This is a predicted structure of a 73-nucleotide RNA (transfer RNA) from a Candidatus Shapirobacteria bacterium. Its Rfam family is "tRNA". Lineage of the source: Bacteria > Bacteria candidate phyla > Candidatus Shapironibacteriota. The sequence was found in a public genome assembly.
[in-house]
RNA sequence: GGGCCUGUAGCGUAGUUGGUAGCGCGUCCCCAUGGCAUGGGGAAGGUCAGGGGUUCGAGUCCCCUCAGGUCCA
Numbered sequence: 001g002g003g004c005c006u007g008u009a010g011c012g013u014a015g016u017u018g019g020u021a022g023c024g025c026g027u028c029c030c031c032a033u034g035g036c037a038u039g040g041g042g043a044a045g046g047u048c049a050g051g052g053g054u055u056c057g058a059g060u061c062c063c064c065u066c067a068g069g070u071c072c073a
Base pairs, nucleotide, nucleotide: 001072002071003070004069005068006067007066010025011024012023013022019056027043028042029041030040031039032038049065050064051063052062053061
């Protein structure tokens, strides 16, 4: 320098044919216990790596850039 893969909540991840962004752990609140552990119920938390384009509508499609991984030279 070139090819391919990955980037979604604090962490790990799902997201089908483009149509309301979910799950587990963690955090916070409530209940059960004298208290802890544990269990049950509820809540908050996301510029979907960044920018642009296509579209009525983009996490998803297209282009560029960044970061990580891998292969080739």